[in-house]
A computed fold for a 77-nucleotide RNA from an Alphaproteobacteria bacterium, annotated as transfer RNA. Rfam family: tRNA. It is annotated as a transfer RNA.
RNA sequence: CGGAGCGUAGCGCAGCCCGGUAGCGCACUACUCUGGGGGAGUAGGGGUCGCUGGUUCGAAUCCAGUCGCUCCGACCA
Numbered sequence: 001c002g003g004a005g006c007g008u009a010g011c012g013c014a015g016c017c018c019g020g021u022a023g024c025g026c027a028c029u030a031c032u033c034u035g036g037g038g039g040a041g042u043a044g045g046g047g048u049c050g051c052u053g054g055u056u057c058g059a060a061u062c063c064a065g066u067c068g069c070u071c072c073g074a075c076c077a
Base pairs, nucleotide, nucleotide: 001073002072003071004070005069006068007067010026011025012024013023020057028044029043030042031041032040033039050066051065052064053063054062
């Protein structure tokens, strides 16, 4: 330098193909069960979907650019 993949809640991930306003598990908070611990149950909080712009009535999703990480290749040595 070229190509590919990944980036979504504290952590691990799904959703993207085919646009309709974001979800699962763990964790966290409150309450309940238990003498306590552990464990279980119920309810709840938390995310401008890496960033910028574009298309659209509407974008996590489509398009362009860009940043970071990983892998492959090339070049130099």